Small-subunit ribosomal RNA from an uncultured bacterium, 1512 nucleotides, folded computationally. The sequence is in RNAcentral, with records from ENA, Greengenes and SILVA. It matches the Rfam family "Bacterial small subunit ribosomal RNA". Rfam links the family to the GO terms structural constituent of ribosome and ribosome. Model confidence (mean pLDDT): 82 of 100.

RNA sequence: AGAGUUUGAUCAUGGCUCAGAACGAACGCUGGCGGCGUGCCUAAUACAUGCAAGUCGAACGAGAAAGUGUAGCAAUACAUUAGUAAAGUGGCAGACGGGUGAGUAAUACAUAGGUAACUUACCUCUAAACUGGGGAUAACCUUCCGAAAGGAGGGCUAAUACCGAAUGAGACCACGAUGACAUAUGUCAUAGGGGUUAAAGAAGGCCUCUACUUGUAAGCUUUCAUUUAGAGAUAGGCUUAUGCACCAUUAGCCUGUUGGUAGGGUAACGGCCUACCAAAGCUACGAUGGUUAGCUGAUCUGAGAGGUUGAUCAGCCACACUGGAACUGAGACACGGUCCAGACUCCUACGGGAGGCAGCAGUAGGGAAUAUUGCGCAAUGGAGGAAACUCUGAUGCAGCGACGCCGCGCGUGUGACGAGUCUCGAUUCGUAAAGGCCCUGUCGAAGGGACGAAAAGACGUGAUGCUAUAUCCAUCACGAGUGACGGUACCUUUAAAGAAGCACCGGCUAACUACGUGCCAGCAGCCGCGGUAAUACGUAGGGUGCAAGCGUUGUUCGGAAUCAUUGGGCGUAAAGCGCGUGUAGGCGGCUAUUUAAGUCGGGUGUGAAAUCCCUCGGCUCAACCGAGGAAGUGCAUUCGAAACUGGAUAGCUUGAAGAUGGUAGGGGAAGGUGGAAUUCCAAGUGUAGAGGUGAAAUUCGUAGAUAUUUGGAGGAAUACCGGUGGCGAAGGCGGCCUUCUGGGCCACUCUUGACGCUGAGACGCGAAAGCGUGGGUAGCAAACAGGAUUAGAUACCCUGGUAGUCCACGCCGUAAACGAUGGGUACUAGGUGUUGUGGGAAUUGACCCCCGCAGUGCCGACGCUAACGCAUUAAGUACCCCGCCUGGGAAGUACGGCCGCAAGGUUAAAACUCGAAGGAAUUGACGGGGGCCCGCACAAGCGGUGGAGCAUGUGGUUUAAUUCGAUGCAACGCGAAAAACCUUACCUGGGUUAGACAACGUAGGGCAGGUGUAGAGAUACACCCUUCCCGCAAGGGACCUGCGGUUUAGGUGCUGCAUGGCUGUCGUCAGCUCGUAUCGUGAGAUGUCGGGUUAAGUCCCUUAACGAGCGCAACCCCUAUCUUUAGUUGCCAUCAUUCAGUUGGGCACUCUAGAGAGACCGCCGGCGUUAAGCCGGAGGAAGGCGGGGAUGACGUCAAGUCCUCAUGGCCCUUAUGUCCAGGGCAACACACGUGCUACAAUGGUCGGUACAGAGGGUAGCCAACCCGUGAGGGGGAGCUAAUCUCAGAAAGCCGAUCUCAGUUCGGAUUGAAGUCUGCAACUCGACUUCAUGAAGCUGGAAUCGCUAGUAAUCGCAGAUCAGCACGCUGCGGUGAAUACGUUCCCGGGCCUUGUACACACCGCCCGUCACACCACGAAAGUUGAUUUCACCAGAAGUCGCUGUGCCAACCGUAAGGAGGCAGGCGCCCAAGGUUAGGUCGAUGAUUGGGGUGAAGUCGUAACAAGGUAGCC
Repeated sequence: AGAGUUUGAUCAUGGCUCAGAACGAACGCUGGCGGCGUGCCUAAUACAUGCAAGUCGAACGAGAAAGUGUAGCAAUACAUUAGUAAAGUGGCAGACGGGUGAGUAAUACAUAGGUAACUUACCUCUAAACUGGGGAUAACCUUCCGAAAGGAGGGCUAAUACCGAAUGAGACCACGAUGACAUAUGUCAUAGGGGUUAAAGAAGGCCUCUACUUGUAAGCUUUCAUUUAGAGAUAGGCUUAUGCACCAUUAGCCUGUUGGUAGGGUAACGGCCUACCAAAGCUACGAUGGUUAGCUGAUCUGAGAGGUUGAUCAGCCACACUGGAACUGAGACACGGUCCAGACUCCUACGGGAGGCAGCAGUAGGGAAUAUUGCGCAAUGGAGGAAACUCUGAUGCAGCGACGCCGCGCGUGUGACGAGUCUCGAUUCGUAAAGGCCCUGUCGAAGGGACGAAAAGACGUGAUGCUAUAUCCAUCACGAGUGACGGUACCUUUAAAGAAGCACCGGCUAACUACGUGCCAGCAGCCGCGGUAAUACGUAGGGUGCAAGCGUUGUUCGGAAUCAUUGGGCGUAAAGCGCGUGUAGGCGGCUAUUUAAGUCGGGUGUGAAAUCCCUCGGCUCAACCGAGGAAGUGCAUUCGAAACUGGAUAGCUUGAAGAUGGUAGGGGAAGGUGGAAUUCCAAGUGUAGAGGUGAAAUUCGUAGAUAUUUGGAGGAAUACCGGUGGCGAAGGCGGCCUUCUGGGCCACUCUUGACGCUGAGACGCGAAAGCGUGGGUAGCAAACAGGAUUAGAUACCCUGGUAGUCCACGCCGUAAACGAUGGGUACUAGGUGUUGUGGGAAUUGACCCCCGCAGUGCCGACGCUAACGCAUUAAGUACCCCGCCUGGGAAGUACGGCCGCAAGGUUAAAACUCGAAGGAAUUGACGGGGGCCCGCACAAGCGGUGGAGCAUGUGGUUUAAUUCGAUGCAACGCGAAAAACCUUACCUGGGUUAGACAACGUAGGGCAGGUGUAGAGAUACACCCUUCCCGCAAGGGACCUGCGGUUUAGGUGCUGCAUGGCUGUCGUCAGCUCGUAUCGUGAGAUGUCGGGUUAAGUCCCUUAACGAGCGCAACCCCUAUCUUUAGUUGCCAUCAUUCAGUUGGGCACUCUAGAGAGACCGCCGGCGUUAAGCCGGAGGAAGGCGGGGAUGACGUCAAGUCCUCAUGGCCCUUAUGUCCAGGGCAACACACGUGCUACAAUGGUCGGUACAGAGGGUAGCCAACCCGUGAGGGGGAGCUAAUCUCAGAAAGCCGAUCUCAGUUCGGAUUGAAGUCUGCAACUCGACUUCAUGAAGCUGGAAUCGCUAGUAAUCGCAGAUCAGCACGCUGCGGUGAAUACGUUCCCGGGCCUUGUACACACCGCCCGUCACACCACGAAAGUUGAUUUCACCAGAAGUCGCUGUGCCAACCGUAAGGAGGCAGGCGCCCAAGGUUAGGUCGAUGAUUGGGGUGAAGUCGUAACAAGGUAGCC
C1' cells in the first nucleotide's frame, strides 16, 4: 500500500467481498511447562448451608458452669476455674470497605467556576474550662401470657446513660458606631452595653504541702476522655456556564405552571411548601413526547481527523425482593437497621410468626458460555481499644479454565547402505533415519533452600525529659520476637529418555498430483466449482502457513475519499425544487476613528492516579512491575497586539435604486371587428355514382348524392408575413382596432447613499388532462358502434360518433414543467450571423462600413470532463447563499400526518431479494436502416424436376435381424470404384477359450499335401506320405503341435463434445493481419478511410502514416499458332509396287514429344487528373485474365469421420473375442430425393453408308474362320501393345415404310425357353429369343441447371469386378437461344447509421394466468405492555390540631403548674379499585399487491424505422 467482482474488451460511476488489528468471547480438533493477568456479557431470576461488622471491663452494675484441688463415709462445703464465658446499660463503629448497572437523556456525568446562601464525627493546632447536685432504668429477682417469635406486671441497682443549677472568656441573637472590602441583599475587623447557652469521668504514679500516719486519703502529677471557642485538614450539600444518543412519520408544551409579597421549612439559596396578587414561562439554536442508554478517566481501531466500546483498574452516580415512609445520627431516608403495603419462600399447636447473596464461596434455573461451599490475617488497609488484642470472604495467597499476553521445551554434533533421476560428470530423498559416541539440560526425579520481616506494642536493660521526687509517663538506643503462600522461587546432581498439532493448497493468497464420485454426494468469504480425465467435492501422498496451539463463528474499527471538516458529488452514471416574491438565517463595496466579542501571543491555575509515549531501573529475558519526565491538542483566568471579521460613530460613490429623454415587442387583461376555409340549411343546374383504401367494405346517393352556382346560419382557429426572429420568471404568447396595465433596453446628466445577494418555512403563479355549476358546440375527437386486416385484433387502416376541446366562475397543482444544466458577482483568445438601440464616418436619401451597450445563435483557443462534449449565454477560474444525492429491486409504494368534492397530490419507510443495476465510448454481429458494388441472384432465353413406369438412396413401418454411419444449404446413385457365399460389422443355431493373429517360457517332431469316416460345416478321428536352411558331426534355425500365465492377444464395443490426420462449407468471396510511428486515459483507431479504377485490399491520386506478411495476380499443367530437333509401331507430296502405306523409298505434310517463340494495353486514336485505367482501331493463330485445370488466406460451423488409419480415457475377457452353416442387409400400406425410359412424325422401324477421341489388355484383350435367330459356343493367329486386340462409334447422310392412333409410340409386367459367370443364381445375378404389351398423350403448387464449343443431344471408354452399371469418372461427335437492365427475391463485399444483441436476431425481452415458497400491508375483532385524565380508597409515617387518659427529675409548702406521652382528628400519600382515552406490540377468517423459483399457458409491448418511432 491494495485486490476480486458488472463488459467480447475499455474507461469511469457504484455497490458487494477479501487481505490487517482487536476481544471478558463461544464452538471444533489437538494439548508439555512456567510467569503475569483474567473469568455470569444471559434471569436486577430464585436461593439450601457456612462465613462477610464488630469492639471497648482503662465508662457501668451484675455475674455462671463443666473441669480440677482440699476436707468429708456420703450429701455437701470451700478454693480454683474467674471477675472468665454468655448477656445487659453505655460509647464508638455500623453512612466505610465489598457488590450490581435495574432505573436515569438529566435532581446523572465531564470540564471550569460560585457559595458574600452552607455543614463537616473521628484527626491536627491554638486559647480556655472541667464547680456542685438530683431522679430513674436495663441487667438481676419474681408473678403471668404465648407453640414459637416474643410480651405484660411487680421489686432492686450503677454509670462517661438521663436531668436541673452555677460560671460565661468566647460563641450566637438583635441594636447603634467606626474602618476596610464588595455591591443585589451585604461581608470582615474593632470596641460598646443587653439577652441566650457548657462539661464526665477513667487509669497510672507520687508524698512537697494537710490528715491519719508501714502506707493511704485529701492533694499533687501524667495520660486518655469531657466542655466552649477559633483555625486547619478531610468529606460533603447547593448552585452557574459549556459539553453529553436517535426519531419531526413527536410541533406545540406547561397551572405551582412563570414572577412578586408575606409566612413556613432546611445546615443552606430557592415554588422547596402554603396563602394572596399578576399572567407569565419554554419552543424550529428543536420545547413536549417516544425509543435506547449508568457517565467519565480510558479501551480497541485509525497516518490523522474520526469511528466504536465503557469488562478488569480508578473517579462519580444510582440501586439493594417490589413500592412507600420516616427514625437514629456529624453524616442515611441506611445492602447484612426500623415501620407499612405487595409478591414469593419457610415455620406453625392455625391463634400467629420468620426471611431477603446485585458481599465471599456455593445451588437450581436460563444460556453458546464464565471458577473453590479452599488457606491466612504473615503483609497492606480498615473498625474498636490506652494497649495486648479482637474482628475483617477488604485484602494477601492458593485451586480450576490454553480465556489472553509473554517466555521455554520436545534436543545438539558426527553419521551409511539403498532407491530414484541421469547429459554418466553427478545429483535428489538427505543430516533425514538406524546405531554408537560426544555435548547440553527446560519441564521430570533426588538433595539443599529463600527474599517478602520492617516493626509497633508488650517485656527486659540503659539514657534523656516531665514532676517536689519517681521504678509512672514521654522520647531514644539495644536485646528478644512474628510467614498463609511453602519445602514454593532459586541452587546442585542425574538422565535424550516421556512431550506436535491445526488449518490451508482454483484466483484473490504462500502451497499439486493420484484415486473415488459424475449437476449426485458435496464445497463456497467474493468470483464460482461438480453433468466420466475435478490442482475447487471426499480420501491419500506431497507441499504451504502458524505453532501448544490452529481453525470456525460472532462483534468493533480499518481498508471505505462508501456521509467526504481534513476529504466527494448533482448536463448524460444517484442527485438543481416547474417558476417567482419574500420572512428568519447566512454572506456582503470604499475611507477614517474607536472598541476588543471573534482572532493572535505571553503568564497563571487546572486538566486525579492508573493508562499511552520517552528514559532509567527490578524479576535470568519478556510479558509484568517500579521511579522520573513528557503529553493530555481542553477549560478558566489575567496581561498584551489591533492587520482581518464583528460592534459603535462619521463620511464616500463605483454596487443598488430613483428622476429625465427615447425605443422594440405574439408580455398581460377587457371590449369591438374582418376575411379565407370546414360543416349545415334553402334554392338553381345536373346525373349515377360518390367516398374511402395497400385492396376493400361499412357509409352517402334516383326520396337526386358527389360536382357546380347563389344566398343564409353558426362555431372554432387566425394561411401568407414567419425567421435557431421577438416578449415573458416559468407555464406560455400570433388576424385587425381601442382602452387599461407589467417588465426590459439605450442615451444623458442629476438625486439617495450600501438601501445589496441568496433565501429554510411562508405566499403567489403554474401546459395538458381531469372535477363542479351554467352556457356553447362548426371542425376534431377518448369512450362506444360498424367495416376491414388477422390464427386472434377489445389495435394500427376506414366510416360514424359522445364526453372533451370553446366561454364564465371555482377547484386540481402535476409533466421528458428539459438547456434533463438553481441564483448572484468578478475574471479568462477569438471568428461569424442575427434582434434592439446609441455613436462615428458617409450620403440628396436609403443602404454598405467602423465602434459601443443589451439580447439571441453557430464555430472554436486555453482550461475542464469518464468520455460524449462545454467553452464570455461555461460544464473554465474563484467567492456567497439555497436545494438535492449516497447500490439495484421492493417503491415514489405501505402506514401515519397535511391538502383535495373526487381523481389524487405531498411528505415518506421497512421486511425481503440480487451481486449487480446504470453512464460514455470501442470492436463486432444484426436491422421488415441508408448508400455503392458483385454473382445464372433476378430478368431475357434453352432444357429439365414435380405427374407415369422402372432403377437407386433415404425416412417410416415391419422383422429374429432387416448391421452401422451421413440429416437445411453443406444427408438422401452419400461412406459403397460392385451385399448370391465371402464381403458382413446384424440375426438364429452349432463350436472354441493363451485364443483366428503377435511376443516369451517349456515339452515334442514333423509341417505342408493326399485319402477315408461322422457332421450342415467348423471340427474330430484314422490312414498314406515324408521335407527346407547352416553345419563334417554334435547341434542350431525356419516351420508346426501340446502345455503355462497378475507379460497379454483381440474388440467395426462407447465417447468425433477428450484428440491427431483427412474432408465439407461460407468461397476462388477479396479479404485477414503484422512491425515501426502517430492519435486516444483506455478498449482501440490510423494504415485498410476518401476520389477514381479493377475480376481482385488490382492499380493510381490524395492522405499521419511508412513499410511488410498471408491471400489476389504471376510462376505449374492441358489446349489454340509457329519454329526447331527426332522419324518407329506414325505419315505418304513426289518415284516404284500392292486388294490394302502392303512393300521399297522418303520424313515435305499430318501426328507424336522434347526444346523454344508468341500477347505486353506493346502500337495508333479518343476519354480520364499529364495517373491508374477504360473505349475503339491496326496487326495477329490468339486482345485486353485467350479457354480450361491444379492451387482454397485469417477464420466460422464443439460441421463430418473413433466403421479407412492413428490415438487418450472407459468397457468386455469361456465373451461385446474368434470359427462355421443358414438367414438378413434385397422386407413393403406409404412419403421424399437423385436418375433412366417415355408419352412420339425435328419421330419409330427397316436397308445402305461416313467420320472420332480417350482409354484397357497375359489368371488378360482375343483376330480370321465355323456353329447358333441370339445371348453365346468352338477355334486358335497376334499382342506385355502409336505394331495385336477390345472396336461395330452413335446421332448424321441416302433410300423405303408408318400417318396422329394408346398407334409399327411406349416398353413395364408376366409366361416359356435359353446363354454366361461362379462351389452355388430359391430367397438374390446379368444377358438372349419367342410371347405378353401396364401406366403414360408433356405433367398443380412449387422448383433445378446453364452465358459458347456452353446448354441441349449422340454415342465411346475406364475404375470396381468371377459375374452384375440407368450410378460414378473421363472422352470425343453434332451444336443453339438470350442477357433491356439491377426495381425486386437469394447470397456476398465495402462505407455509414441505430442497438437494451456479444451463445451475437434461431439474439434479447414484457405482462397476465396457473403452481410452490417467503416476508409485508389491510381486516370484524381478540389479547398484552405502557401511559394519561377523572373519581373512589387510604396502610405506615412526618407535620398540624386536640389531648377529659397517663407521667420520676424543674417550680411549688404540695393543690397544682411547666413540660411530655398514649389516644383521637385532619392535610399529604404507596399499594389497590372503577370509568374513559393515548401509544406500542402479538394474533386474526378473509383479502391486497410484492419478491423468488432449468425447461408450464397466452400473446409479442420494448431494444433495428423492433415492423404503428419511443418516452413523460